[in-house]
RNA sequence: UAAGUAAGACAAAUGAUCGCGGCCUAAGGCAGAGUAUUUCUGUGCUUAGGGUGAGGAAAGUCCGGGCUUCACAGGGCAGGAUGCCGGAUAACGUCCGGCGAAGGCGACUUCAGGGAUAGUGCAACAGAAAUGUACCGCCGUAUGGCUUUGUGCCAUUCGGUAAGGGUGGAAGGGCAGUGUAAGAGACUACCGCCUCUCUGGCAACAGAGGGGGCACAUGUAAACCCCAUCCGAAGCAAGACCGAAGAAAAGCGUAUACGUGGCCCGCCAGCUUUCGGUAGGUCGCUUGAGGUGGCUGGCAACAGUCAUCCUAGACAGAUGAUCAUUCACGACAUAACCCGGCUUAUCGUUUUGCUUAUUUC
Numbered sequence: 001u002a003a004g005u006a007a008g009a010c011a012a013a014u015g016a017u018c019g020c021g022g023c024c025u026a027a028g029g030c031a032g033a034g035u036a037u038u039u040c041u042g043u044g045c046u047u048a049g050g051g052u053g054a055g056g057a058a059a060g061u062c063c064g065g066g067c068u069u070c071a072c073a074g075g076g077c078a079g080g081a082u083g084c085c086g087g088a089u090a091a092c093g094u095c096c097g098g099c100g101a102a103g104g105c106g107a108c109u110u111c112a113g114g115g116a117u118a119g120u121g122c123a124a125c126a127g128a129a130a131u132g133u134a135c136c137g138c139c140g141u142a143u144g145g146c147u148u149u150g151u152g153c154c155a156u157u158c159g160g161u162a163a164g165g166g167u168g169g170a171a172g173g174g175c176a177g178u179g180u181a182a183g184a185g186a187c188u189a190c191c192g193c194c195u196c197u198c199u200g201g202c203a204a205c206a207g208a209g210g211g212g213g214c215a216c217a218u219g220u221a222a223a224c225c226c227c228a229u230c231c232g233a234a235g236c237a238a239g240a241c242c243g244a245a246g247a248a249a250a251g252c253g254u255a256u257a258c259g260u261g262g263c264c265c266g267c268c269a270g271c272u273u274u275c276g277g278u279a280g281g282u283c284g285c286u287u288g289a290g291g292u293g294g295c296u297g298g299c300a301a302c303a304g305u306c307a308u309c310c311u312a313g314a315c316a317g318a319u320g321a322u323c324a325u326u327c328a329c330g331a332c333a334u335a336a337c338c339c340g341g342c343u344u345a346u347c348g349u350u351u352u353g354c355u356u357a358u359u360u361c
Base pairs, nucleotide, nucleotide: 001357002356003355004354005353006352007351008350009349010348012326013325014324015323016322017321018320020053021052023050024049025048026047027046028045029043030042031041032040033039055332059343060342062341063340064339065338066337067235068234069233070232074265075264076263077262079231080230081229082228083227084098085097086096087095088094099113100111101110102109103108114226115225119224120223121220122219123218135165136164137161138160139159140158142156143155144154145153146152173191174190176188177187178186193212194211195210196209197208198207199206200205239283240282241281242280248274249273250272251271252270259267260266290309291308292307293306294305295304296303297302327330
């Protein structure tokens, strides 16, 4: 210098004028109470001042919770989710650190990572044959023919073979030798597989050594399944209060109703329908598993402690308009109970660590 890789920051900026929502403070007005007196309370009333007001994903509604109701509530079956080991967390299917596997020169990235000797199912095409083989071939024996008379060549029958060839992702573990009529774990060395012991590690696992049938013959479980762990449901349109109407009638039920995510057991005493009213207002509604900074512990995720800060709560829905300047010329895109994640979309600027290549000192 170029190309990568990992983790971050910003998300047009500044100024002026006018205009929005909410909070706080002060003064006044209005209403009520009290009163000798300048008192107290309330307020879509007015004025002034101060602070604040859309994201890194606010998107998806995919997970987990807080909160509310069912409800004082449990057990089993079915169903669903996760799936190597150890940690973090309120919790998770998230995150951190390791192990193993695959990819990459590398920094690094990805993994729906338990079990195929519990069982069932599936495996197209090609190929002779796909869970058990013999198409071509090799060797031997017998017969016949040819003959250059040479363990010669060809055809057929029988027997042996799975080393060589073809097909395929995979064909009786792989590869190299010994051996054989020709071969073969038949035997040997090295791998692979199974088992035992030792060492290191909390563990997943790694290394070393001994023995072995040389077979449990391939793959597939985001196929059914087995194993281990975990799991109430519904949701702010949850729910609570005020106001408005209103008092009746009928039926079921004493554990056999209703309800309890589905079914069963268990538990439980009220439940359902008709008629009528309401669609309005207030709360929930933003101080939190909160943000920022320092220190301590930890490889880290994170935890503890100290200090400091308050940062939208709308309700047919507030952030706008104009002007000037600047440059990176502004993408994806606008909160509706809140929080922790994941996934998806995205114009550009910039910071730091590491890797590779080239060049110079």